A computed fold for a 90-nucleotide RNA from an Alphaproteobacteria bacterium, annotated as transfer RNA. Lineage of the source: Bacteria > Pseudomonadati > Pseudomonadota > Alphaproteobacteria. Its Rfam family is "tRNA". The family's RNA type in Rfam is transfer RNA. About the family: Transfer RNA (tRNA) molecules are approximately 80 nucleotides in length.

[in-house]
RNA sequence: GGAGAGGUGCCGGAGCGGUCGAUCGGGCUGGUCUCGAAAACCAGUGGACCCUCACGGGUCCCGUGAGUUCGAAUCUCACCCUCUCCGCCA
Numbered sequence: 001g002g003a004g005a006g007g008u009g010c011c012g013g014a015g016c017g018g019u020c021g022a023u024c025g026g027g028c029u030g031g032u033c034u035c036g037a038a039a040a041c042c043a044g045u046g047g048a049c050c051c052u053c054a055c056g057g058g059u060c061c062c063g064u065g066a067g068u069u070c071g072a073a074u075c076u077c078a079c080c081c082u083c084u085c086c087g088c089c090a
Stems, first nucleotide, its partner, number of pairs: 001086007010026003018070001027045006046061006063079005
């Protein structure tokens, strides 16, 4: 340089244009059980900003930016990064 695959939350990983800021597993937190722990079971668990005394609520965010669309994690374009194969130089 050429071809292909990929980038999603603390980690792994799924995701069809609307039911998604989001499935599932792990981890973590709280609880049930137990003499106590483990296991099991139940519930919860991303970030930023704003409002609220608080409880709680709102907006935006799927590598970055732009576009298509009534509507984008999903489609298109550019760029950044990772992986695989091929080629070149050494």